[in-house]
RNA sequence: GGGCGUGUAGCUCAUCUGGUCAGAGCGUCGCAUUGACAUUGCGGAGGUAACAGGUUCGAUCCCUGUCACGCCCA
Numbered sequence: 001g002g003g004c005g006u007g008u009a010g011c012u013c014a015u016c017u018g019g020u021c022a023g024a025g026c027g028u029c030g031c032a033u034u035g036a037c038a039u040u041g042c043g044g045a046g047g048u049a050a051c052a053g054g055u056u057c058g059a060u061c062c063c064u065g066u067c068a069c070g071c072c073c074a
Stems, first nucleotide, its partner, number of pairs: 001073007010026004019057001028044005050066005
C1' cells in the first nucleotide's frame, strides 16, 4: 500500500434484511431483609448507536468518506 471484518450503556452482546419507547446479562446506586456481610426481592441512574456527509416522509440498519482495532495479502 491492497482486501475483508468489527465499532450500540462501565464490561459482554442483542436489535433477522428502514417505522410503533434502543434492550438483555453482569456491574453500579438506593431501599427492604441481616447483629454484620453475602444471597435474595423491589426500584433507579446510565446511550447523540465511532465521526462526518448522503439517500428517504422516516436510518442503529442502506450508500460514501474518515478514524480506531483485528485478520489476510504484498